RNA sequence: GCCGCGGUAGCUCAGUGGUAGAGCAUUGGUCUGAAGAACCAUUGGUCGUCAGUCCGAUUCUGACCCGCGGCA
Numbered sequence: 001g002c003c004g005c006g007g008u009a010g011c012u013c014a015g016u017g018g019u020a021g022a023g024c025a026u027u028g029g030u031c032u033g034a035a036g037a038a039c040c041a042u043u044g045g046u047c048g049u050c051a052g053u054c055c056g057a058u059u060c061u062g063a064c065c066c067g068c069g070g071c072a
Stems, first nucleotide, its partner, number of pairs: 001071007010024004018055001027041004048064005
């Protein structure tokens, strides 16, 4: 340099055009002498950046940034 995959909540990951979710974690509650476990509830996102297409983009297109792998 070229090719492929990926970037979404604090972490691990779904979601592939129509108001963004799960598990774990945080916080509060029930329980306990207290803690843990369990159960219930809750908080948390400019969906990597900038443009384009579209009535509408996390999703499609282009460029760029970052990470991983391959080829040279």

This is a predicted structure of a 72-nucleotide RNA (transfer RNA) from a bacterium.
Rfam family: tRNA. By type it is a transfer RNA.
Its mean pLDDT, the model's own confidence on a scale to 100, is 83.